[in-house]
RNAcentral holds the sequence, with entries from MGnify. Predicted 3D model of a 97-nucleotide RNA (THF (Tetrahydrofolate) riboswitch aptamer) from a bovine gut metagenome.

RNA sequence: GCAGAGUAGAUAUCAAAGCGUCAAGUGCCCGGUGAACAGGGAGUUGUCAUCGGGACGAAGAGUAGUAACUCGCGGUUUUGGUGUCGCAUCCCGCUGC
Numbered sequence: 001g002c003a004g005a006g007u008a009g010a011u012a013u014c015a016a017a018g019c020g021u022c023a024a025g026u027g028c029c030c031g032g033u034g035a036a037c038a039g040g041g042a043g044u045u046g047u048c049a050u051c052g053g054g055a056c057g058a059a060g061a062g063u064a065g066u067a068a069c070u071c072g073c074g075g076u077u078u079u080g081g082u083g084u085c086g087c088a089u090c091c092c093g094c095u096g097c
Base pairs, nucleotide, nucleotide: 001097002096003095004094009085010084011083012082013081014080015079016078017077018076019074020073021072028054029053030052031051032050033049034048035047039092040091041090042089060071061070062069063068
C1' cells in the first nucleotide's frame, strides 16, 4: 500500500406467552432530557429510550351469563429460532498478501 474479519442494532419470517379490541399500543409532527454506537479513542444533522404537546385513527364474532372461555383482529408487547443487512464518519489496532 491492497484485500478482509468482527458489534450494538435494524428488518423479514416462524414459535410461545402476554396486552388491547370499553382503544391502550403501533405509525406521523414539534419541543425538552438522557443513552448507546465493531478491540481502543473521538463522535453527528443519524439511531434509541423517556417526558410534554399536537394531528390522524381500528374488527369483531360465538359459547356463556356478569366470571370467563374459544376463534379472529391490531403497521400491538416480550422472549427464543432462522434468513438478510449492518460500526454516519475520522484516527489507531487485528488477519492475509
Of the family's consensus pairs, 83% are formed in the model.
The coordinates come from a structure-prediction model, not an experiment, and the mean pLDDT is 77.